[in-house]
Predicted 3D model of a 346-nucleotide part of an RNA (small-subunit ribosomal RNA, central domain) from a metagenome.

Context: one part of a larger RNA
RNA sequence: CUGGGCGUAAAGUGCAUGUAGGCGGUCCGGCAAGUUGGAUGUGGAAGCGCCCGGCUCAACUGGGCAACUGCGUCCAAAACUGCCAGACUGGAGUGCGGUAGGGGAGAGUGGAACUCCUGGUGGAGCGGUGAAAUGCGUAGAUAUCAGGAGGAACGCCGGCGGCGAAGGCGACUCUCUGGGCCGUCACUGACGCUGAGGUGCGAAAGCCAGGGGAGCAAACGGGAUUAGAUACCCCGGUAGUCCUGGCCGUAAACGAUGGGCACUUGGUAGUGGGAGUUAAAUCUCACUGCCGGAGCUUACGCGUUAAGUGCCCCGCCUGGGUAGUACGGCCGCAAGGCUAAAACUC
Numbered sequence: 001c002u003g004g005g006c007g008u009a010a011a012g013u014g015c016a017u018g019u020a021g022g023c024g025g026u027c028c029g030g031c032a033a034g035u036u037g038g039a040u041g042u043g044g045a046a047g048c049g050c051c052c053g054g055c056u057c058a059a060c061u062g063g064g065c066a067a068c069u070g071c072g073u074c075c076a077a078a079a080c081u082g083c084c085a086g087a088c089u090g091g092a093g094u095g096c097g098g099u100a101g102g103g104g105a106g107a108g109u110g111g112a113a114c115u116c117c118u119g120g121u122g123g124a125g126c127g128g129u130g131a132a133a134u135g136c137g138u139a140g141a142u143a144u145c146a147g148g149a150g151g152a153a154c155g156c157c158g159g160c161g162g163c164g165a166a167g168g169c170g171a172c173u174c175u176c177u178g179g180g181c182c183g184u185c186a187c188u189g190a191c192g193c194u195g196a197g198g199u200g201c202g203a204a205a206g207c208c209a210g211g212g213g214a215g216c217a218a219a220c221g222g223g224a225u226u227a228g229a230u231a232c233c234c235c236g237g238u239a240g241u242c243c244u245g246g247c248c249g250u251a252a253a254c255g256a257u258g259g260g261c262a263c264u265u266g267g268u269a270g271u272g273g274g275a276g277u278u279a280a281a282u283c284u285c286a287c288u289g290c291c292g293g294a295g296c297u298u299a300c301g302c303g304u305u306a307a308g309u310g311c312c313c314c315g316c317c318u319g320g321g322u323a324g325u326a327c328g329g330c331c332g333c334a335a336g337g338c339u340a341a342a343a344c345u346c
Base pairs, nucleotide, nucleotide: 004317005316006315007300008299012314014201015200016199017198021194022193023192025088026087027086029084030083031082033081034080035077036076037075038074039073040072041071042070049065050064051063052062053061054060091191092188093187094186095184096183097182098181099180103177104176105175106174107173108172109171110154114150115149116148117147118146119145120144121143125136126135162169163168206247207246208245209244210243211242215241216240220236221235222234223233258313259312260311261310262309263308266291267290268289269288270287271286272285273284274283275282295302296301319346320345321344328339329338330337331336
C1' cells in the first nucleotide's frame, strides 16, 4: 500500500460554523471530457510463454510466433458520469397562522436560611465526637425576642419532565434576542450533504487587573486517632468559590457510540402540536424513555433514537512499555496546551 476495523479489546475530533475538495433529486434537448466499440501507429533488444532447430543430452544458444494488459491519432455510439441550455417539485429554504420551553443577554424585585452588629429576657454552660480534646462563654456565650447590615444560593413544584450544537440551563417580573415543533401548501426552484485547513463557542480548576467576601473551603495552624498519621474525625482558617474586563482551551467534554439520507416486525409509557369527539376512543407529526422481533455482536448487549440493511463525506486505529514523553515548531503572562518520535526493552 492493499485489507480489516473504531459502544466495552487500539481507534469518533468537546461542540458548532464554514473555505477548498469529495458526493448529489425528476424530465427533455445538445456536446462528447470520462466511458464503450472499431481502425491505425507505436509499445528497443534481451528475458518469461508456445512451436521448430544447433552443440551426443542438458545448461547454453539460433529462428519464428505470442505477449508487452500501455500511450498517440482517426472514425463511431450516447446508456451512465460530466459540461451547456431549458423545464419540474418530492430534497432544501421562505411566507402565513398557531404553540411549548430552567435556550441566551441586561435590568429590577422577593422570601427562607446563614453570619455579623445593636438592644431586651436570661444566668452557666455551649459546641463537638466512637469517646474526647483543641475552640467559644460571668468582659454574660449557647437559647430566645426585636431591629439593622451583608453576601451567596434559589426548598417544595421537580418528573428516566423541558430547552440548548456541545459546554450547560432551575425564585419572580420586565426589556432585548436565538432555535424548535405543528398546521397551511401560498412562494423560490436542487439553492443540497459532508467538510482537510480556518474561525467561533467551550465545565471545573488556574492566571492578570479592579471590586466583593455571608457560608463553604485547597494550603496552613491546632485537637484527636495511631507504631507512625505530612490522612480519614474535630476546632479554626487564607487563596478560591461571587461580580466586571481580559487570558487559559482542558475533562470519564460519555450514549466511552462523528454527521446526513433512505429502508427494515411490534408492545408500552411520557412531553409538545394537529385531526376527531359533548367528553372519550382512534388517527397523525415531532421529541423523550422502557421492553422486545428479525438481523447484527466474541460476548455483554444493540434492536425504526440500531451496534440491523445500504449510500455519501470527514476524523481516527495498526502489539505492550518507553510516552501523550524528548526534540523542533506554533500558541500562552505563567501554569501549560497542540503537534509528536527514537534508542532501548518485553